Context: one part of a larger RNA
Order: sequence, then structure tokens, then C1' cells
RNA sequence: GGCGUAUGGGGAAUGCCUAGGCUCUCAGAGGCGAAGAAGGACGUGAUAAGCUGCGAAAAGCUGUGGGGAGAGGCACAUACUUGUUGAUCCGCAGAUAUCCGAAUGGGGCAACCCGGCAUAUUGAAGAUAUGUCACAUCGUAAGAUGAGCAAACCCGGAGAACUGAAACAUCUAAGUACCCGGAGGAGAAGAAAACAAAAGUGAUUCCGCUAGUAGUGGCGAGCGAACGCGGAAUAGCCCAAACCAAUGUUGUUACGGCAAUAUUGGGGUUGUAGGACCACGACAUUUGAUGUUUACUGAAUUAGAAUCCUUUGGAAAGAGGAACCAAAGAGGGUGAUAGUCCCGUAUAGGCAAGGUAAAUUAUUGAUAGUGGUAUCCUGAGUAGCGCGGGGCACGUGUAACCCUGUGUGAAUCUGGCGGGACCAUCCGCCAAGGCUAAAUACUCCUGAGAGACCGAUAGUGAACUAGUACCGUGAGGGAAAGGUGAAAAGAACCCUGAAUAAGGGAGUGAAAUAGACCCUGAAACCAUACGCUU
Repeated sequence: GGCGUAUGGGGAAUGCCUAGGCUCUCAGAGGCGAAGAAGGACGUGAUAAGCUGCGAAAAGCUGUGGGGAGAGGCACAUACUUGUUGAUCCGCAGAUAUCCGAAUGGGGCAACCCGGCAUAUUGAAGAUAUGUCACAUCGUAAGAUGAGCAAACCCGGAGAACUGAAACAUCUAAGUACCCGGAGGAGAAGAAAACAAAAGUGAUUCCGCUAGUAGUGGCGAGCGAACGCGGAAUAGCCCAAACCAAUGUUGUUACGGCAAUAUUGGGGUUGUAGGACCACGACAUUUGAUGUUUACUGAAUUAGAAUCCUUUGGAAAGAGGAACCAAAGAGGGUGAUAGUCCCGUAUAGGCAAGGUAAAUUAUUGAUAGUGGUAUCCUGAGUAGCGCGGGGCACGUGUAACCCUGUGUGAAUCUGGCGGGACCAUCCGCCAAGGCUAAAUACUCCUGAGAGACCGAUAGUGAACUAGUACCGUGAGGGAAAGGUGAAAAGAACCCUGAAUAAGGGAGUGAAAUAGACCCUGAAACCAUACGCUU
């Protein structure tokens, strides 16, 4: 020096665990904000750096319901308080709520600076305290409303490129991403100027098929319906106008009125045309809102069955033996594995505000028919057309249909539009005003539950003072870090030592090679002892 064995150091893999995540299901909630939000700054404790809570009334104040012995958050110490005259704690309702922030008296480099007016402290100057003072829209005014924030879902406006086409330009990606505006718990759409085809359907939305079909397409890459069928859910309505009336203004007048215009009320709402108007008839039917009653639901919360002995062990819930309950053998905890030890569980109660449903008819609102047809009404810079674009599965194509930048520009029920160029026949429908629940989409959030999901290099970036420490001028980037023990019983006392370091005894404990660098404790690497060997 090498090899081997043994014992240690070192290190933190592995095993076990879970306080945290991930993905869903059901139910709830789907908003907060000038009555000042979201988010922050600064304070606030006997001692107090961080987190949490709270706001100069500051880990809290008041009322009330529950609850019943300790309590003063995480947080384990001392002191001092507090509580059966009911605290701490849980629910509900209130009070307080500094400064910044839409931030709104003015300004500003957020959490700061400086004012006006009124009132009070004064008789005055000055100062302090309280209140008030932004802008826009509506309104005569009083005053009301708006703004800002928020995860996705929805509608509208505006709108890429990488990419694919094995290059690339039409095309694709894609009306996607990003940006802006708006709304709601959903939103959008929606009661046929619709489809269809010789037969019929009857608003919209969503799902399964139709179907990767018909089509479209440098007929490339690709894009991609509808009719019809089966389901989910179902709900229909209101204006404008004709006509009638009132009020205001204006014009005119023979002062009786008449006309124009504006506002309001009645009336009326459709295509087998309907309505006005005229005639007849009737007070029916259906239904909304509010109230009342009843029932259910609804916070904290209450009751809630049944086991003992022996044995091993540090500890029994294990093993052996003998019992019991079960509308409860879900789950968790307890010194190892407990239906009967604890919390619970099944079940049964309790309950404020609030919510839901039904009934009631108390109040109030809305809602209908028949016949006639001379006259009147039935949405205009609209429909259509030319040019240029866009949307429709449809790239200009034979290109209908929808939207419109521009230019033109009808008809009025003997009317008009559509049925994929266009024309005729036939059929369907009634545009140029509006509203509308459900079936559908989503989850920042709350409760309950589940998992052939993870188990600390995993699972969220974050199981822990985590969007923290740290990095960056900034936008932004972004960690590492869990485990003593059943219980702190966390090692009194002694010794070595400079020592409050470290270690050795002693003691605790089942165990201290569980000693706080603390469960288990692999490998690399290091050391000691012994054996063999060069």
C1' cells in the first nucleotide's frame, strides 16, 4: 500500500406519516362600491420583530340568541387581570372604522401639503374642533343616477403573426390571440315578409343523428352545412298608425268656433288579412303584484344505544374468555389494530332574520266575442337597383339570401316579399318598431361529499413568516425550507474545559445510537481496530 471483517463519523437516499395540494359531484351564491369598494400605508398588546385580528371606542365596544368553566389569537414565559351577578367561545343585528386608493374642496413624487364657507371655543387677530365644498347626465328645485374593482362564462367594436400548404402569393392558422366597450346571474337569440314541396311543419335555444354527406376549395392544403328525424325545455306579448278626447301654444274669426302644432289619455296590433268606422252582444274567462294564513326550509345549537375479566407489553384498542347495542359496524382520536373509552354517526328536536310552496280572496292591475263593408290606417330616404366590400359551409362563381360605404330610388291590399341566376304557374309569408321565462355556458367564492389522484426533488410557485427571502432602474423573475417523544417527563446536581462551546457522569424515558443539527438513517467519502498479503 491492497483486500477483508468489525465499529464509528459523514451524508440525507429509502420506508412510514400528513398539516397541503389536484380533479370532480351535489347544493348555495353569482357581485362589491360616493352610506367611500377591491387593494394598501400607518398604527393597535403589560412586555411584541413576524403572521392573524382590529382601527385613536384599535387581538377590541353594544344588544340579543346559544353555551356552561375556565379565559386573556398563532405562542408553550413571567406578571397582572377576568369569569357561575355566566366570562372566553359560536350565531345574528348594530356601533366605531386613522390615512391613501374611483378618491371627489385645490394640489401632489399614493398613504403627504395647502385652502374656502358655516358653527363653536373669543369681543377681535390668529389658531383649533366639527360639518361641508369634484365632475357628468336628468330635474325649476329639493335631489336622483353614474364613475372604480372583480376568476371564467356572454354580446358588440377592432383585429394579427408564427404555422399548414412539406417553398409561396389566393387559401390556412382564425374572426383565434391581443386590445376596447357593454351586460347579467346567466348572456345572446326569439314569436315567420320562416321552412318545405303537391305532403306538410309552425318562435328561439341546446343535445344526438342526418354527415365528414351535399357542397366549397391554387378543386391543393383544407373548410364544411341544411332539409328531415329523435330528445331537453316550452309562452307568448306590447307599441306606431287610422279614429275619439283633453290640455298648452300659434294663426284666423262672422267671437259660436275653425285650423295648425306639441304633449297626454282612450283605441288598436294582423295574412284562412287585421283594425278604424257602423250594427249587435257581454261583464265572462284567464292571470300578475302586494297582503293574510298555513306548511316546509332556515344560524349558533340540544338529546343520542351498548363491555368486562385474564394475559403479553412502557402503554391494549392486540391475544384468550365471557357479554351487550344496532334506524348508530361512516369517519377521526385515545400510549399498538376500539360498534359498546372520547368526539361523533343513524335518528329525533330547536330556531331569529330571510327564503320557497300552497291556499285565501282582502287590495290593485292586465286580458275576450259576432256580422257588414263605401271610406281611412297598417313602420320611407325604407324595399329595390348600380358601383365597392363584408357575412352566409359557399374563395364572383349560374350566386340566390343577409349587412352596408357610395349614388339612385318604389308600391300602399286590385298591395308587397320569398321559394339559390332569371321568367311564368303554384305555394308560403307580411319587412323597414319593441319586449319575452325555461331548456344552454361558466366558477373568484360558500357548504357537504368523492377519488384504480400526489405524498415533501411529488402535489399549487407556495404543507413552514410564500408571491415571502432574494435578483432586477423597471416591466418582471422567483426559491430553499415538514417529522424528538405517548407525555417535555426538554436532562436537577457533579466533573473536564477559558467558556453561556463541546463532552463525560448522574437523572427522565420502553428506547437518548429518540438529546432538540432530534423517526427510519442507504451510497459516495473519512477514520480506528484486527486478520491476510506485497
Large-subunit ribosomal RNA, domain I from uncultured Kordia sp., 534 nucleotides, folded computationally. It was read from a public genome assembly. Taxonomically the source falls in Kordia (Bacteria, Bacteroidota, Flavobacteriia, Flavobacteriales).